[in-house]
RNA sequence: AGCACUGUGGCCUAGUCUGGUAGGGCGUCGGAUUCAUGCUCCGGAGAUCAUUAGUUCAAAUCUAAUCGGUGCUA
Numbered sequence: 001a002g003c004a005c006u007g008u009g010g011c012c013u014a015g016u017c018u019g020g021u022a023g024g025g026c027g028u029c030g031g032a033u034u035c036a037u038g039c040u041c042c043g044g045a046g047a048u049c050a051u052u053a054g055u056u057c058a059a060a061u062c063u064a065a066u067c068g069g070u071g072c073u074a
Base pairs, nucleotide, nucleotide: 001073002072003071004070005069006068007067010026011025012024013023020057028044029043030042031041032040050066051065052064053063054062
């Protein structure tokens, strides 16, 4: 330098192909339980989906550019 893959709460991850309410686990906060802690149970908060632009009634999803990461080739 070229090509491929990848980026979603604090962490891990589903959803993308086929556009239509962003879901789950861990963690965290409150409560129940316990003498207390843990386990267990109930409830809450937390992601405008790497950035910008475009297409569309509607974009995490499609298109383009840019940025970060990984791999391959030279």